Record summary:
The RNA shown here (Lysine riboswitch aptamer) has 162 nucleotides and comes from a mouse gut metagenome. Its mean pLDDT, the model's own confidence on a scale to 100, is 78. Rfam family: Lysine riboswitch aptamer. About the family: Riboswitches are metabolite binding domains within certain messenger RNAs that serve as precision sensors for their corresponding targets.
[in-house]
RNA sequence: GAUAGAGGUUGCGUUUUUUAUCAGUAGGGGUAUGGAUGCGGCAGGCGCAGACGAUAUGCCCGGAAAGGAAAAGACGCCGAAAGGAAAGGCGGCCUGAACGUUUUUACCUUGGGCAUGCAGUUAAGAGCUGUAUGACUGUCAUCGGUACGAUGGGGCGCUAUC
Repeated sequence: GAUAGAGGUUGCGUUUUUUAUCAGUAGGGGUAUGGAUGCGGCAGGCGCAGACGAUAUGCCCGGAAAGGAAAAGACGCCGAAAGGAAAGGCGGCCUGAACGUUUUUACCUUGGGCAUGCAGUUAAGAGCUGUAUGACUGUCAUCGGUACGAUGGGGCGCUAUC
């Protein structure tokens, strides 16, 4: 240098089906009050709706979906993957800033899952993300030396073969 592997039955990611939640919510229709603004995420512009009644409020009718979750299956894998932040592209009527369910490039962090606290996200006390702590687990080094234990390190690692 090349090839092949291991960690876990809650390893990681994608996808399909079913189910619950989302929610009696949003949009829609009717009616009553009321009387001039409202909408296109923000600002400016430009449009659209509105005295044939705007915004708002009450009542009635009818009523979703996406994202996220659980179970079962399929596929791809072991920096699998996740996150951070910089630049560029893409996005919504135009411009600008901001934003992102988006993508590319280089850089940085994290061995893995779990529990708890805090923060963010979310409809949510579910889940996800970050961080801190804790034990568990896997691997290597050193020491002790049966199995095993203690300390420390990290995946650009570890094991095997050539």